[in-house]
Source information
Bacterial RNase P class A from Rhizomicrobium sp., 367 nucleotides, folded computationally. It is recorded under the gene name rnpB. Model confidence (mean pLDDT): 76 of 100.
RNA sequence: UCAGACGGCCGGGUGACCGCGGCAUUCGCAAGGAUGUCGAGGAAAGUCCGGGCUCCACGGAAAGACGGUGCCGGUUAACGGCCGGCGGGGGCGACCCCAGGGAUAGCGCCACAGAAAUGACACCGCCUAAGACCCUAAAGGUCCGGCAAGGUUGAAAUGGUGCGGUAAGAGCGCACCGCGUUCCUGGUAACAGGAGCGGCACGGCAAGCCCCACCGGGAGCAAGACCAAAUAGGGACGGCACGUGAUGUUUUCCGCAUCGCCGUCCGGGUCGGUCGCGUGAGGUGUGUGGCGACACACAUCCCAGAGGAAUGGUCAUCCAGUCACUUCGGUGAUGGACAGAACCCGGCUUACAGGCCGUCUGACUUU
Numbered sequence: 001u002c003a004g005a006c007g008g009c010c011g012g013g014u015g016a017c018c019g020c021g022g023c024a025u026u027c028g029c030a031a032g033g034a035u036g037u038c039g040a041g042g043a044a045a046g047u048c049c050g051g052g053c054u055c056c057a058c059g060g061a062a063a064g065a066c067g068g069u070g071c072c073g074g075u076u077a078a079c080g081g082c083c084g085g086c087g088g089g090g091g092c093g094a095c096c097c098c099a100g101g102g103a104u105a106g107c108g109c110c111a112c113a114g115a116a117a118u119g120a121c122a123c124c125g126c127c128u129a130a131g132a133c134c135c136u137a138a139a140g141g142u143c144c145g146g147c148a149a150g151g152u153u154g155a156a157a158u159g160g161u162g163c164g165g166u167a168a169g170a171g172c173g174c175a176c177c178g179c180g181u182u183c184c185u186g187g188u189a190a191c192a193g194g195a196g197c198g199g200c201a202c203g204g205c206a207a208g209c210c211c212c213a214c215c216g217g218g219a220g221c222a223a224g225a226c227c228a229a230a231u232a233g234g235g236a237c238g239g240c241a242c243g244u245g246a247u248g249u250u251u252u253c254c255g256c257a258u259c260g261c262c263g264u265c266c267g268g269g270u271c272g273g274u275c276g277c278g279u280g281a282g283g284u285g286u287g288u289g290g291c292g293a294c295a296c297a298c299a300u301c302c303c304a305g306a307g308g309a310a311u312g313g314u315c316a317u318c319c320a321g322u323c324a325c326u327u328c329g330g331u332g333a334u335g336g337a338c339a340g341a342a343c344c345c346g347g348c349u350u351a352c353a354g355g356c357c358g359u360c361u362g363a364c365u366u367u
Stems, first nucleotide, its partner, number of pairs: 001363010012318007020039008041338001045349002048347005053220004066216005071085005086100001087098004101211002106209002108205003123151002125147003131143004159177006178200001179198008224275004234266007245259005282301008319336001321334005
């Protein structure tokens, strides 16, 4: 210098004017005004996990059903998050990726191709030693057979390589590798290393059912609590009426059914209002412990709280960026992403113009 890996941070600054919401103080009978102060995010988003909080349900515990999680250890209020490690895979490397328990509990499946897909198999092929036959005999041929080395199919073919061995072959024998198993050593563990034994027995799929271990009651701030109007309706008591009344039965008569008015009080619901509602698993700084996630101690700060829903707009100037011109000094124009609280918190995921910082890797050059 170029190419890359990982982690962190910012994501316009300042000023003036106008405006909006909360709180405090103050003026005012009130309506409202004045002053001060605070007023979106790293994701406030998706609502995918985990909790707090609230109500409902429920004798306790366990089992079953259903759902979820799934290497080991730690962290946390908790988690499917995070940290550290192990194993496997990728990269020259920094580093990245993995639903990563069990296939010897059982069931099921393994398409197409292929001889054969699990009770493994024999299409091409290899062999003719033994046995039978043809042939006088040999050679050769036929039969009876032997084999799984090589070819072919497939995602996968029942260990691999080499030597020996054989008629040809074969863990048939041996060495190494792999696998299984027993023990030893190290490690909290996952696991790793070593030694012995076994000739290979145990194909794959659990992102099919299933088995094992662990976790889980349901609904959500429109949760929920409180105050409570007019009107209508309900109840209790008192008073007046008790039919020659009123209403309904399409109209009239008859018949039938129902009951009214006034006052006081009580209780429920609706409109509306208040709370829940922001001092919290809180932020910042320092120190200590830990590889780290994180924990502890001290100091310090108070940091949105609306309710059809505030957090905005204009101007000036500066700073990036982009474009044009350039006498290379500058000049002019343009111009800042994704988005936006609604009970709160911890995560994950997704969106994001542009910029800054740190650590590390590889290649090349120079000293």
It matches the Rfam family "Bacterial RNase P class A". The family's RNA type in Rfam is ribozyme. Gene Ontology terms of the family: ribonuclease P activity, tRNA processing and dimeric ribonuclease P complex. On this family, see Beauregard et al., RNA Biol 2013: "Identification and characterization of small RNAs in Yersinia pestis". Taxonomically the source falls in Rhizomicrobium (Bacteria, Pseudomonadati, Pseudomonadota, Alphaproteobacteria). RNAcentral holds the sequence, with entries from ENA. Of the family's consensus pairs, 96% are formed in the model.